RNAcentral holds the sequence, with entries from ENA.
The RNA shown here (transfer RNA) has 71 nucleotides and comes from a Candidatus Liptonbacteria bacterium.
Taxonomically the source falls in Candidatus Liptoniibacteriota (Bacteria, Bacteria candidate phyla).
Its mean pLDDT, the model's own confidence on a scale to 100, is 84.
RNA sequence: GCGGGCGUAGUAUAGUGGUAAUACGCGAUCCUUCCAAGAUCGAGUUACGGGUUCGAUUCCCGUCGCCCGCU
Numbered sequence: 001g002c003g004g005g006c007g008u009a010g011u012a013u014a015g016u017g018g019u020a021a022u023a024c025g026c027g028a029u030c031c032u033u034c035c036a037a038g039a040u041c042g043a044g045u046u047a048c049g050g051g052u053u054c055g056a057u058u059c060c061c062g063u064c065g066c067c068c069g070c071u
Base pairs, nucleotide, nucleotide: 001070002069003068004067005066006065007064010024011023012022013021018054026042027041028040029039030038047063048062049061050060051059
């Protein structure tokens, strides 16, 4: 320099066009003599910019970051 893949909550991931989800973690309450475990509830997320569309995490383009391959 060229090509490919990935980017979703604090962490690991699902979600292939119609109100974004699960587990762990975090907070509150219950339970317990206390802690742990357990139960209920809650906060928190689509890398950034643009385009297409009535509507975009999803499709297209660019930028950035990470990984892989070629030279």